This is a predicted structure of a 1470-nucleotide RNA (small-subunit ribosomal RNA) from Sodalis-like endosymbiont of Mesoptyelus fascialis. Taxonomically the source falls in Sodalis (Bacteria, Pseudomonadati, Gammaproteobacteria, Bruguierivoracaceae). Its Rfam family is "Bacterial small subunit ribosomal RNA". Model confidence (mean pLDDT): 81 of 100.
[in-house]
RNA sequence: AUUGAACGCUGGUCGAGCGGCAGCGAAAAGAAGCCUAGCUUCUUUGUCGGCGAGCGGCGGACGGGUGAGUAAUGUCUGGGGAUCUGCCCGAUGGGGGGGAUAACUACUGGAAACGGUAGCUAAUACCGCAUAACGUCGCAAGACCAAAGUGAAGGACCUUCGGGUCUUACAUCAUUAGAUGAACCCAGAUGGGAUCAACUAGUAGGUAGGGUAAUGGCUCACCUAGGAGACGAUCCCUGGCUGGUCUGAGGGGAUGACCAGCCACACUGGAACUGAGACACGGUCCAGAUUCCUACGGGAGGCAGCAGUGGGGAAUAUUGCACAAUGGGGGAAACCCUGAUGCAGGCAUGCAGCGUGUGUGAAGAAGGCCUUCUGGUUGUAAAACACUUUCAGCGGGGAAGAAGGCAAUGGCGUUAAUAGCGCCAUUGAUUGACGUUAUCCGCAGAAGAAGCACCGGCUAACUCCGUGCCAGCAGCCGCGGUAAAACGGAGGGUGCAAGCGUUAAGCGAAAUUACUGGGCGUAAAGUGUACGCAGGCGGUUUGUUAAGUCAGAUGUGAAAUCCUCGGGAUUAACCUGGGAACUGCAUUUGAAACUGGCCAGCUAGAGUCUCCUAGAAGGGGCUAGAAUUCCAGGUGUAGCGGUGAAAGGCGUAGAGAUCUGAAGGAAUACCGGUGGCGAAGGCGGCCCCCUGGACGAAGACUGACGCUCAGGUACGCAAGCGUAGAGAGAAAACAGGAUUAGAUAUCCUGGUAGGUCUACACUGUAAACGAUGUCGAUUUUAAGGUUGUGGCCUUGAGUUGUGGCUUUCCGGAGCUAACGUGUUAAAUCGACCGCCUGGGGAGUACGGGCGCAAGGUUAAAACUCAAAUGAAUUGACGGGGGGCCCCCGCACAAGCGAUGGAGCAUGUGGUUUAAUUCGAUGUAACGUGAAGAACCUUACCUACUAUUGACAUAGAGAGAACGUGGCAGCAAUGCCUUAGUGCCUUCGGGAACUCUGAGACAGGUGCUGCAUGGCUGUCGUCAGCUCGUGUUGUGAACUGUUAGGUUAAGUCCUGCAACGAGCGCAACCCUUAUUCUUUGUUGCCAGCGAUACGGUCGGGAACUCAAAGGAGACUGCUGGUGAUAAACCGGAGGAAGGUGGGGAUGACGUCAAGUCAUCAUGGUCCUUACGAGUAGAGCUACACACGUGCUACAAUGGUGUAUACAAAGAAAAGCGAUCUCGCAAGAGUCAGCGAAGCUCAUAAAGUGCAUCGUAGUCCGGCUUGGAGUCUGCAACUCGACUCCAUGAAGUCGGAAUUGCUAGUAAUCGUGGAUCAGAAUGUCACGGUGAAUACGUUCCCUGGCCUUGUACACACCGCCCGUUACACCAUGGGAGUGGUGUUGCAAAAGAAGUAGGUAACUUAACCUUCGGAAGGGCGUUGACUAUUUUGUAAUUUAUGACUGGGGUGAAGUCGUAACAAGGUAACCGUA
Repeated sequence: AUUGAACGCUGGUCGAGCGGCAGCGAAAAGAAGCCUAGCUUCUUUGUCGGCGAGCGGCGGACGGGUGAGUAAUGUCUGGGGAUCUGCCCGAUGGGGGGGAUAACUACUGGAAACGGUAGCUAAUACCGCAUAACGUCGCAAGACCAAAGUGAAGGACCUUCGGGUCUUACAUCAUUAGAUGAACCCAGAUGGGAUCAACUAGUAGGUAGGGUAAUGGCUCACCUAGGAGACGAUCCCUGGCUGGUCUGAGGGGAUGACCAGCCACACUGGAACUGAGACACGGUCCAGAUUCCUACGGGAGGCAGCAGUGGGGAAUAUUGCACAAUGGGGGAAACCCUGAUGCAGGCAUGCAGCGUGUGUGAAGAAGGCCUUCUGGUUGUAAAACACUUUCAGCGGGGAAGAAGGCAAUGGCGUUAAUAGCGCCAUUGAUUGACGUUAUCCGCAGAAGAAGCACCGGCUAACUCCGUGCCAGCAGCCGCGGUAAAACGGAGGGUGCAAGCGUUAAGCGAAAUUACUGGGCGUAAAGUGUACGCAGGCGGUUUGUUAAGUCAGAUGUGAAAUCCUCGGGAUUAACCUGGGAACUGCAUUUGAAACUGGCCAGCUAGAGUCUCCUAGAAGGGGCUAGAAUUCCAGGUGUAGCGGUGAAAGGCGUAGAGAUCUGAAGGAAUACCGGUGGCGAAGGCGGCCCCCUGGACGAAGACUGACGCUCAGGUACGCAAGCGUAGAGAGAAAACAGGAUUAGAUAUCCUGGUAGGUCUACACUGUAAACGAUGUCGAUUUUAAGGUUGUGGCCUUGAGUUGUGGCUUUCCGGAGCUAACGUGUUAAAUCGACCGCCUGGGGAGUACGGGCGCAAGGUUAAAACUCAAAUGAAUUGACGGGGGGCCCCCGCACAAGCGAUGGAGCAUGUGGUUUAAUUCGAUGUAACGUGAAGAACCUUACCUACUAUUGACAUAGAGAGAACGUGGCAGCAAUGCCUUAGUGCCUUCGGGAACUCUGAGACAGGUGCUGCAUGGCUGUCGUCAGCUCGUGUUGUGAACUGUUAGGUUAAGUCCUGCAACGAGCGCAACCCUUAUUCUUUGUUGCCAGCGAUACGGUCGGGAACUCAAAGGAGACUGCUGGUGAUAAACCGGAGGAAGGUGGGGAUGACGUCAAGUCAUCAUGGUCCUUACGAGUAGAGCUACACACGUGCUACAAUGGUGUAUACAAAGAAAAGCGAUCUCGCAAGAGUCAGCGAAGCUCAUAAAGUGCAUCGUAGUCCGGCUUGGAGUCUGCAACUCGACUCCAUGAAGUCGGAAUUGCUAGUAAUCGUGGAUCAGAAUGUCACGGUGAAUACGUUCCCUGGCCUUGUACACACCGCCCGUUACACCAUGGGAGUGGUGUUGCAAAAGAAGUAGGUAACUUAACCUUCGGAAGGGCGUUGACUAUUUUGUAAUUUAUGACUGGGGUGAAGUCGUAACAAGGUAACCGUA
């Protein structure tokens, strides 16, 4: 907000308008009875009180409710004239008659509701007559129109004694003035939609009649053909309007609850009656829907009054009290009525006030929470002590709201009056729903009284636990994947507080619809261009006017509200008095600057005329040469053509090439130019004709004629369409060939349409772009181009003036988010138009115009997201650039050698297994951790075993400790046995060790390297990475660090808005190359002597060498080049020359790089086991794949033999000489040596000689068999070595890949670490010892500068479309539904009201008594609700199927875009 059954209440009152009397009471009269001052009964009288109803009057049109309808018959504001108005108020009147009818009685119909017939009766009911004006009609004469009585009491008069008349009060009649209320008209204002653009026949106007209270097409007859609309008619949707209310600085925006004014409605629709007023909420009639009663014939009803029930809903109260007050109706009044109203009840719904205590109180209690384990916090909070008592509770007192009315008495006024009425005073009895009121006093006791939300940022307020992308939160950003201040709980805190938070809605913030007050180059936004009607705006000078404008005055702008000054409730909310305000509208009086209107001028805007100039400006016609193609002919022979490379294609039937001739179409090289012209699109050979525009010079003329422009009109590249032609080249579609995973593409060969071409006609769009609308004015500079024109004399490619057009680049101020723009503005000022308002959906759907079609134009919504976008910055990236005009690196190139093929070794993957422990995985894992797995190691598996533990600390008790032997067992271990009494001492005890038992705890190579420390790898020994101050920029940032040189180097120099500095580079350190000094043993031996000939000895200190300390190398000197620089090139000297060689040294950072299994460590998990012990097994497996190596394939070699020359190391549980044994590995024995002394320890390649002769070999050595040696508890799984025998593959290695620039590669051997033993690995050492580098085009890595970017997790990026699935909203859709809405044409037509009629009927008045007027009933009838039919439009819901759209977890197919995105991208079209 809506529907709505039943019940109560909600509209009556008047007996002073009237008759009546059934019932009640009283009275009077009469009768009867009785116990006779009376009582009872009966009869009569409406005489009195009163009264069920009735006639009559007034009121039921107010008050109360609701907002369905209504976009103007409404409302608001201001006006207007053609009106009515009960009750109220000021004036004037009231004479005399008549006929009926309810009630009632009788009869009667019906269930009821309600009637029918006959008879009686009254009135302030009804009807004539009289009177009749300041009334009505009429030009006038004149005609016409009213009434009602009743009451009380006093006085006066009369009386038939019943009463009457006058006075008086109320009521009443007519007319008129007023007040109030109502009706009508006009102007302006008052929502949305143009995807509603055309509407209207009573329509617009006139004349006559009718009608109304009144104007009017309000109605009707006739005449005219008008009227309204872009200043938005008509139609559709929504909606009561206003004062006001909310919000806002204001302008505004939103709104219309309560209160007040107006309107509309009363179940839905229609209609009238009555009346002063209604077309009537609680009246009537009809129709419809609906509910109820019924005897089935027929009847009754209308809460959007107050309460209340049901339904619906998220949601809204008591079937209360009272008329005491205020007001209303009736009445003369008392009174009666009043769900209006006043009060109470319910509801924290709102506003305001108050309380739930106050003070003291540190042992900073307990408990909670946190903790770095000291403490912190809750917290003066509590307890405790001392006070107070509002509110609530109990008891007691107690206002105001009451004025009046009634009665009595008195006074005053009116009056003839002591009636009556009005006013006043006094007295009396009275009137309170609220109400157990407000308020006051007393009593007792801190007693009975605090919650809600939040704590990541916005936004005030933080920790722990639980959870583990789960559960959940969320206003936006977002939080949650094992350390969550974001979830849930707790503690603490913050904010409000009898409330708090959420949800919904309005305004503000939002300058985010911008009037105040925005924009349109690139963010959304300038129509493709021009012309131009309406509209808007408009040069200069007088005069006039007064519409706009300004000023004054008057009226109005209801009250309430808001504001302000006061007042009253203890305060406040609240109530109330005054003022201001209501910014508006209207009328009127002025002013005349500006705008507008009118008249008249002016020439600076605009235009016209005369004479020139330039031009791919437009249209038509004629014509020229070059080229392509085709055709014909000649010459001529095998290819041509094409591409990255090819192929298809053409060609021996003669191509291509070349020459000659002919045909045809299209386009116009050079000139040609940031040159010209045009409004834009656009326009290019030459010549002719027609046409438009622009400029210049000098004058003359018109006199604002102008600017812009919605709608409108015209033009408008390409593509496309129609008709008819033309058709050379090129070329969608199509065909073939390539490329490719595919290739409906790119490339190639052909090729049709269409068009390109012509004529006519359409389309109307482009990234139609300067992404910049048109016009005007103003404002610093520079350099041109083009085209006119003037002067000068020196006649020139001269000079100097003055115009137009543009034309471009740079640039100042200014502007701009920046980029940029900058007299051609995007600067400043003005005029007008167009357009924009987050992204997507979508320039789409539907609808309307246009089009032959394609399509174009206008142009939404649902839904969805929290972004989309612009400019610039730093990075990163690019199948971007830096060749003249960057750089480095064994990166390429030039060389040498390898890997990839074989066998074996070793590592990895995979597989297998009880287990094959774990880690490392592109470069930067894979002979890596592991500098060495038989047991141990060892972490894995199987089996067995114990549980404070193998290991640590503290405490209790006992014992020294450590050992011996035996038994069981695989061992761990268990049982038994035996030995032993130590060390220090202050004599108390103590230290170390062992055992026992309990609780703390130990332990974990379990997990997380994505929680971490430390360490390490890598880019990379690349030359980079930064900072301070200053400058520049709104800022991110920049500059420095870029540039020119140079370097190995951000090395250095020069320049420069930079000046300096730091970490890196370099140097300092070690080693090596030369030399000097010092010192000479274990090292050395030149000279002298001795000698077993061995520096062995005497001796020497020269040399080598060993250390210690010095020197030396710095572009220092010199020539040239270079900028008089840095530096480079060359040279001298020098052992060494331009960092001499090598090493150590690794910037800021990157990779969530590696490591929790070196170590440390947060968290987490296990605790008779994921910890510990023992034995055995495994890490050593084996269809296979890969990496790294060794050995080879041989003659630069193998084998045998002889023989020469190192360096650097190691050594006591060690190296081990010599000697003996063994073929050998080795064994035995011992000398020497903690090492410049002894040992390991023979260096090998090399060299001399011999042999092999290119073969699976005298190469190669795998594998296998046998026999041994050594280490070690132990050699099977699973060691190394030796001897004999065996003698595999392999004849130099595909694609591909890799190392190295000098004592390097290659090659040769030697030693060490680890280690009981076990290297082809690794770390070191020396011997022999090359080749090549033109150079930077290319590959790779890195650095610098620059460029593009839609990337920033940074190209392993981003991202597009189809398709499959799910969900959502939506369009189309054969249709279907709705008593949806509406138009038109009809049918039918209730009640009702005009009009007609005379069948029936009729009291009053009239009558010539026959009737008549008038009325009633009936009938007819125009209009008409509802209903029905047809048709059309529109709206809403629904619909098989279908179209696209959006959103979804990691689906499918490709890779279109972003970098030159790998074919530049994009726009329009097919």